[in-house]
Context: one part of a larger RNA
């Protein structure tokens, strides 16, 4: 090393596109590289093993044999793998017709609310709390009515509803654009799966340049509370939150569950599309595919639980784990403007 594992014990990369590689449907013919069988050569001696012999025995020594997983060569086999040729349509894809959707990007528009400004009415309070105070207000606040400005977010609809690879996506209209699903046929003919590197996307926070700034609000200031209160509560309040472009590349980026294919009882919701039945019609009822939930059999599991959306039964490919701490750290390298990220030890210690 051959092992065993990865929902919660250590362990699935945040997600995709895809290179090399690995793996790969049905049928026929050929080939004979892998594979299998036989022959020949080689596989030094000594040693190990067997037989016999020599020292009184043994150790030791001598002779012979066997073995020697291997390599080379040759003859043959052709099921499987590979390669070549020819074909097929069940995998995969294309065309046609449909309906669904907060999928993405850009432009424009709308109403409610907060704040501010102007004007009217109006007068002594308002605000805030457990209680207060800081704070605002007779220079007219709070309340209320009318007008205006500006920014951000889109109540109800909203649903274990939908869409997306993930992050994520929710007012309305238009333009551009991606994907999935359903139905019936036609076409291509294995074109497939996975994917080391690589490349791209990637919440929030943070960074750069320039805008914007209503509300909220790290930091900060003040008021309270308290033994103290660098907090929780209150009054303010700057970065930031918003936009454009460019970085960062991390999250409990979670289903803590990689991707693909096949198989393995059911029941019951729900979303999209279809078939049947029924009806004046919408429903109802039966049923197919795709998605999304709950319950549950076998089986699995340390248990919890999972259970056709598997954590069941198998196959293919990738990633990862190997006692706790030291440590996701040091050093080195690569990346970044920085913050830092990625890769990643050891001494020592239990």
């Nucleotide at each position: 090393c051959u092992g065993g594992g990865c929902g919660u014990a250590a362990a699935g990369a945040g997600c995709g596109u895809g290179u090399a590689g690995g793996c790969g449907g049905c049928a026929a013919g050929g080939u004979a590289a892998g594979u299998c069988a036989g022959g020949c050569g080689u596989g030094a001696a000594a040693g190990c093993c067997c037989u016999g012999g020599g020292c009184u025995u043994a150790a030791c020594c001598c002779a012979g044999g066997a073995a020697g997983u291997g390599c080379g060569u040759u003859u043959g086999a052709a099921a499987c793998u590979g390669c070549c040729u020819c074909g097929c349509u069940a995998g995969a894809g294309u065309a046609u017709g449909g309906g669904a959707g907060a999928g993405g990007a850009g432009a424009g528009u709308g109403g409610a609310a907060u704040u501010c400004c102007c004007g009217g009415u109006g007068u002594a309070g308002a605000g805030g709390u457990g209680a207060a105070a800081u704070u605002c207000g007779u220079a007219g606040a709070u309340a209320u009515c009318g007008g205006g400005a500006g920014g951000a977010a889109c109540a109800c609809c909203c649903g274990u509803g939908g869409c997306g690879a993930a992050g994520g996506c929710g007012a309305c209209u238009c333009u551009c654009u991606g994907g999935a699903c359903c139905a019936a046929u036609a076409c291509u003919g294995a074109c497939g799966c996975u994917g080391a590197g690589a490349c791209g996307c990637g919440c929030a926070a943070g960074c750069g340049u320039g805008g914007g700034g209503a509300g909220c609000a790290a930091a900060c200031a003040g008021g309270a509370u308290u033994a103290g209160a660098u907090a929780c509560c209150c009054u303010g309040g700057u970065a930031g939150u918003c936009c454009a472009c460019g970085c960062c590349g991390u999250a409990a980026a979670c289903g803590a569950u990689g991707a693909g294919c096949a198989c393995u009882a059911g029941g019951u919701g729900u979303a999209g599309c279809g078939g049947g039945u029924a009806u004046u019609g919408a429903c109802c009822c039966c049923u197919g595919c795709u998605g999304u939930g709950c319950c549950g059999u076998a089986g699995c599991u340390a248990a919890c639980g999972c259970a056709u959306u598997a954590a069941g039964u198998g196959c293919u490919c990738c990633g990862c784990c190997u006692g706790g701490g030291g440590a996701g750290u040091a050093c080195g390298g690569c990346c970044g403007c920085a913050a830092g990220g990625c890769u990643a030890a050891a001494a020592c210690u239990c």